Record summary
A computed fold for a 529-nucleotide part of an RNA from an uncultured prokaryote, annotated as small-subunit ribosomal RNA, 5' domain.
Context: one part of a larger RNA
């Protein structure tokens, strides 16, 4: 000097900023990824036309009907759960840090050119039947799609390299003058898509070198082992894998083995060299009850997907289901570390054309802890009869002491009233112009007007009342090491970090007084330099 700290006594307000270091031990309960109705057939609820019927105060009630609208349970379908967030068990090199490389992928985004032709067959909801306690699970019957298959085209794309061969697509919304129209539309145009394929950007895998803890009371270690060929495999080089031929390959510059450990930016300490360390924040990796596996995708071998197996734990009708908090709260557990808190207003992300819309315990804010760091207060001036009480005393006095008390002020900060920014840019509406385009119409942008969103909120901040009013502790006083006396104790009882103190005059024990030192904290303790 430093702390993610505990413990002791004490504790006044605020600013910021941490906060399960134990048992990768086990969870009760709740949220923690869902959204698109502008992809689809529908309409379960909810709300309104319309439409039928009843009252009857003839313009109102009430019943029934109603996918026609706003919308939307459930279901098909895209798209996104591979990001965000957590934890540090493995891991000593498949990792991380730095400098390369080169045999590769990349959904959303962005630029360029180019198509979006014309067909089928099906299925879930749904209806019925039926099997289970449930979890679900089966059969027949209908329908749609941007679900699914085929034809058809092929500049560029793949294979093959001489010819040649393969391989695609999907629409939905808005508006509109002619034309056609089975009144539904078609057709025109706009937007957002679909499909090949090019180049980017992001981002991901894959080699190398160099570095990277400790132990030699760990000296030898490998048979897919090391090199070749053929073949398989991958998005890709590569024994990755496999048949088959060779016998190599690493090691004292420390291989193998054990042990212990997530790397790194950076943290603390030191005049630096260094030691130490790896909470918070970033970056990179690894894990998701233990172990294994592959499915889907651009992307995983997948925290809140799936399968099997195991070990716990719940439900059962004993036939068989159902679960993983190392997400956030939260409960045991432990010396110890907080609330089962408000909100999407703000910044990010997902989906959506967009949003008047939604998800988001990411995140923004409150809560709690003197846990850290920082500020501020706990009055000020005056005041000598040096009062009164304690203490000591040589009995005269000294010291607590300007301390108090008396007077004179002032109100930070907390208390109460009242006023108050800033975090809000958006979006929506109206209008204007400019793109597009046949078009003054829809869309786009881009400018002004209007209107309007705030969890934190009793917000910061500012005025104003009132009154010393509500606001000090802790450890130490032999020496080191500021700061001394008196009683009580008698090598008891106790102190102590080292050296030591204590058997009757203890400046070291325990207690007063008075002092030194820090001060909202001080000490102790553990660990680090």
């Nucleotide at each position: 000097a430093a702390c993610g700290a505990a413990c002791g006594c004490u504790g006044g307000c605020g600013g910021c900023a941490u906060g399960c270091c134990u048992a990768a031990c086990a969870c009760a309960u709740g949220c923690a990824a869902g959204u698109c109705g502008a992809a689809c057939g529908g309409c379960a609820g909810c709300a309104c036309a319309g439409g039928g019927g009843a009252g009857c105060u003839u313009g109102c009630u009430c019943c029934c009907u109603g996918g026609g609208u706003g919308g939307c349970g459930a279901g098909u379908g895209g798209c996104g759960g591979a990001c965000g967030g957590g934890u540090g068990a493995g891991u000593a090199a498949a990792g991380c840090a730095u400098c390369g490389g080169g045999a590769c992928c990349u959904a959303c985004c962005c630029a360029g050119a180019c198509g979006u032709g014309g067909g089928g067959g099906a299925u879930a909801a749904c209806c019925u039947c039926g099997g289970g306690a449930a979890a679900c699970c089966g059969g027949u019957g209908c329908u749609a799609a941007u679900a699914c298959c085929g034809c058809a085209u092929a500049c560029g794309c793949c294979c093959u390299a001489c010819g040649g061969g393969g391989g695609a697509a999907a629409g939905u919304a808005u508006g509109g003058g002619a034309c056609c129209u089975u009144c539904g539309g078609g057709c025109c145009a706009u937007a957002c898509g679909c499909u090949a394929u090019u180049a980017g950007a992001u981002g991901a895998g894959c080699c190398u070198g160099c570095g990277u803890a400790a132990g030699a009371u760990u000296a030898g270690c490998u048979a897919g082992u090391u090199g070749g060929u053929g073949g398989g495999g991958u998005a890709a080089a590569g024994g990755c894998c496999u048949a088959c031929c060779a016998a190599g390959g690493c090691g004292a510059c420390g291989a193998u083995c054990u042990u212990u450990a997530g790397c790194u930016g950076g943290u603390c300490u030191g005049a630096g060299a260094g030691g130490a360390u790896g909470a918070u924040c970033a970056g990179c990796c690894a894990c998701a009850c233990u172990g294994g596996g592959a499915c889907u995708g651009a992307g995983a071998c997948a925290c809140g997907g799936c399968c099997c197996a195991g070990a716990c734990u719940c439900c059962u009708a004993c036939g068989g289901g159902a679960g993983g908090c190392a997400g956030c709260a939260g409960u045991g557990g432990g010396a110890a570390u907080a609330u089962u808190g408000c909100g999407c207003a703000a910044u990010g992300g997902g989906g959506g054309a967009a949003a008047c819309c939604u998800c988001u315990g990411a995140c923004g804010c409150a809560g709690c802890c003197a846990u850290a760091c920082c500020g501020c207060g706990u009055g000020u001036g005056u005041g000598a009869a040096g009062a009164a009480g304690g203490c000591c005393u040589u009995a005269g006095g000294g010291u607590u002491g300007u301390a108090a008390a008396g007077c004179a002020c002032u109100u930070u900060c907390a208390g109460c009233g009242a006023g108050g920014a800033g975090g809000a840019a958006a979006a929506g509406u109206u209008g204007g112009u400019a793109g597009u385009u046949a078009a003054u119409a829809a869309c786009u942008g881009c400018c002004a007007g209007c209107c309007g969103u705030g969890a934190c909120g009793u917000u910061a901040c500012u005025c104003g009342c009132a009154g010393a009013a509500g606001a000090a502790g802790c450890a130490c006083c032999g020496g080191c090491u500021a700061a001394u006396u008196c009683a009580g104790u008698g090598c008891c009882a106790g102190c102590a970090g080292c050296c030591g103190c204590g058997g009757u005059a203890a400046u070291a024990c325990u207690g007063a007084a008075g002092g030194u030192g820090c001060a909202a904290g001080c000490g102790u303790u553990a660990a680090u330099c």
The coordinates come from a structure-prediction model, not an experiment, and the mean pLDDT is 83.